[in-house]
Predicted 3D model of a 477-nucleotide part of an RNA (small-subunit ribosomal RNA, 5' domain) from Lactuca saligna. The organism belongs to Lactuca, within Eukaryota. Its Rfam family is "Bacterial small subunit ribosomal RNA". Model confidence (mean pLDDT): 82 of 100.
Context: one part of a larger RNA
RNA sequence: GGAUGAACGAUGGCGACAUGCUUAACACAUGCAAGUCGGACGAGAAGUGGUGUUUCCGGUGGAGGAAGGGUAACUAACACGUAAGAACUUGCCCUUGGGAGGGGAAUAACAAUAGGAAACGACUAUCAAUACCAUGUAGGCCGAGGAGAAAGAGGAGGAAUCCGCCCGAGGAGGGGAUCACGUCUGAUUAUGUAGUUGGUGAGGUAAUAGCUUAUGAAGGCAAUGAUCUGUAGUUGUUCUGAGAGUAUGAUCGGCCACAUUGGAACCGAGGCACGACCCAGACUCCUAUGGGAGGCAGUUUUCGGGAAUUUUCUGCAAUGGGUAAAAUCCAGACAGAGCAAUACCGCAUAGAGGAAUAAGGCCCACGUAUCAUGAACUUCUUUUCCCGGAGAAUAAGCCAUGAAAGUAUCUAGGGAAUAAGCAUUGACUAAAUCUGUACCAGCAGUUGCGGUUAUACAGAGAAUGUAAGUGUUAUUU
Numbered sequence: 001g002g003a004u005g006a007a008c009g010a011u012g013g014c015g016a017c018a019u020g021c022u023u024a025a026c027a028c029a030u031g032c033a034a035g036u037c038g039g040a041c042g043a044g045a046a047g048u049g050g051u052g053u054u055u056c057c058g059g060u061g062g063a064g065g066a067a068g069g070g071u072a073a074c075u076a077a078c079a080c081g082u083a084a085g086a087a088c089u090u091g092c093c094c095u096u097g098g099g100a101g102g103g104g105a106a107u108a109a110c111a112a113u114a115g116g117a118a119a120c121g122a123c124u125a126u127c128a129a130u131a132c133c134a135u136g137u138a139g140g141c142c143g144a145g146g147a148g149a150a151a152g153a154g155g156a157g158g159a160a161u162c163c164g165c166c167c168g169a170g171g172a173g174g175g176g177a178u179c180a181c182g183u184c185u186g187a188u189u190a191u192g193u194a195g196u197u198g199g200u201g202a203g204g205u206a207a208u209a210g211c212u213u214a215u216g217a218a219g220g221c222a223a224u225g226a227u228c229u230g231u232a233g234u235u236g237u238u239c240u241g242a243g244a245g246u247a248u249g250a251u252c253g254g255c256c257a258c259a260u261u262g263g264a265a266c267c268g269a270g271g272c273a274c275g276a277c278c279c280a281g282a283c284u285c286c287u288a289u290g291g292g293a294g295g296c297a298g299u300u301u302u303c304g305g306g307a308a309u310u311u312u313c314u315g316c317a318a319u320g321g322g323u324a325a326a327a328u329c330c331a332g333a334c335a336g337a338g339c340a341a342u343a344c345c346g347c348a349u350a351g352a353g354g355a356a357u358a359a360g361g362c363c364c365a366c367g368u369a370u371c372a373u374g375a376a377c378u379u380c381u382u383u384u385c386c387c388g389g390a391g392a393a394u395a396a397g398c399c400a401u402g403a404a405a406g407u408a409u410c411u412a413g414g415g416a417a418u419a420a421g422c423a424u425u426g427a428c429u430a431a432a433u434c435u436g437u438a439c440c441a442g443c444a445g446u447u448g449c450g451g452u453u454a455u456a457c458a459g460a461g462a463a464u465g466u467a468a469g470u471g472u473u474a475u476u477u
Stems, first nucleotide, its partner, number of pairs: 001477004006473004013347003018342001019340002021305001027302001031299002036062002040060002044056003070258002080182003084178001088175003093171007101135001103133002111124001113122001115120001141146001154163003184230001186228001193219001196218002199215005233255004238247001240245001260281004283294004311337001313336003319333001321330002351379003360371002363367001385414002388411003394404001421466005426447003433460004442449002
């Protein structure tokens, strides 16, 4: 000199664009963040004078709640990065070949009875399905004895047809394993390992495998640093530097891990699941003391911690997503607005003329020396500002549909009006004097300054630097 997710001091006009708990993975009041389908199903309700039609809906049943969003505690590891191959899986999507025969038994909700403070739960009767169950058949598998599938005769429509269901093949994209190389510090950590290392049998997985187990063998790692200890998410990147390199891992993109702490499983194509379940621990809350409820490292907010980090805002208009045949519906993703000079960039705070060289300050060699053409004054302009008028793009897809927004932008009128600070001036280092003080008060990045003539302290008026910034502190190069 450069840089920062910065902070602090005094100061502070506007716009565009980005960023904003780096500390306590501390604790969290309240609201919202995952709903949807009546074109799967029965019952019920509203509405209508009646029929028909319409609307709503707790419950059963689907697909989705494994995505999106957050955080960096753990992790020195196939976690990540680069490169490879094989023993696997894949809902939705795309292409393609087939199939969908006849039957059955239940059950939730509703209702009746009755329990509990509540959370919730018991019993009886009845009934439906794209919920469930066997049965028949084709094809396929193992290989000589067997094992053995699926189906919704579904829904809409007048129909054509459309949507769905089952089995198979291929694809795309995704996921799970494996391997080579790379990946911080300490030897004041030298041996560490017993399912440990490999074989065989068995089990197990979607799949390979000590993944698990029985058995017999004694292996496998390590000064090319094993093991242990400390620290740490990783990467594309980011900062600096001519480069080599050093430092870094905020925002944004990829991957991993976690969801109050620890453990276990269920469902499912996918989880051992942030807003699911079960058990245990700590904590908080309710209670009729018998028992229950909860999990903000989603978004906004609160306490606390801290030098320090924003609104309990608007909207689904756009993009992408879930559901649905669709219209819709949902969405704190996202799009926006608000707050903060937190960063970068841009624009203003006026322009031209103007000498009685005004008053005043300051120095003093006392001058039309300097502040200084600076002000006043004259004239001009209106970025910005105030106040009116018009008013978007972003909307794709015939019409319609815009949160931002009466915003951006354009334009009439008004008036220089609404807008400059901060630090420094001995040398390094651009910029000097006077007064006060007298080793005091104080300054200070280094050298150092101050003991009566201080360019170094304090004030004054000048000057220099920078400018909506400026100086200090911290970290890094």